Predicted 3D model of a 73-nucleotide RNA (transfer RNA) from Longimicrobium sp. The same sequence occurs in records of 2 taxa. It matches the Rfam family "tRNA". The organism belongs to Longimicrobium, within Bacteria. Its mean pLDDT, the model's own confidence on a scale to 100, is 83. The RNAcentral record of the sequence draws on ENA and MGnify.
RNA sequence: AGACACGUAGCUCAGAGGUGAGAGCACCCGGCUGAUAUCCGGGGGGCCGGAGGUUCGAUUCCUCCCGUGUCUA
Numbered sequence: 001a002g003a004c005a006c007g008u009a010g011c012u013c014a015g016a017g018g019u020g021a022g023a024g025c026a027c028c029c030g031g032c033u034g035a036u037a038u039c040c041g042g043g044g045g046g047c048c049g050g051a052g053g054u055u056c057g058a059u060u061c062c063u064c065c066c067g068u069g070u071c072u073a
Stems, first nucleotide, its partner, number of pairs: 001072007010025004018056001027043005049065005
């Protein structure tokens, strides 16, 4: 320098045009216990990397930029 993939909750990820953005783990509260852990119930936490475009409607499709990873030179 070029090619490809990825960027969504604190972490790992799902969601791939349409109704209020989700799961597991973590965190907080409660139950259980002599106590802790496990287990059970509940809760908080996001405007989906940024800017444009297409569309009635974009986390989702397109372009550019930024970041990360892999490969080629």